[in-house]
RNA sequence: UGCGGGGUAGUGUAACGGCUGCACGUGAGGCCCAUAACCUCAAGGCUAGCGGGUUCGACUCCCGCCCCCGCAA
Numbered sequence: 001u002g003c004g005g006g007g008u009a010g011u012g013u014a015a016c017g018g019c020u021g022c023a024c025g026u027g028a029g030g031c032c033c034a035u036a037a038c039c040u041c042a043a044g045g046c047u048a049g050c051g052g053g054u055u056c057g058a059c060u061c062c063c064g065c066c067c068c069c070g071c072a073a
Stems, first nucleotide, its partner, number of pairs: 001072007010024004018056001026042005049065005
C1' cells in the first nucleotide's frame, strides 16, 4: 500500500430494510438453618466506531474516515 473479515448493554455474541434479542455478569425477591445451585423480576443501548447518502423507514444498503484481526506485497 492492496484485499478480506470485524466494531451492537459491564463481557461475549445474534438480528429477511419495519419491536436492539440471547447468555454470563449486576441489583432485588423467592427457595434453604445457611451458602451455592435453581426459580422469578428489574436495571443497563441518550447517534449500534465517527460523518454523510439512499429510503416513508437503516445495526442492516452505498460512500469517506478511524480502530482491531488476517492475507498478500

This is a predicted structure of a 73-nucleotide RNA (transfer RNA) from Candidatus Jorgensenbacteria bacterium CG23_combo_of_CG06-09_8_20_14_all_54_14. Rfam family: tRNA. Rfam classes the family as a transfer RNA. Rfam links the family to the GO term triplet codon-amino acid adaptor activity. RNAcentral records the identical sequence in 2 taxa.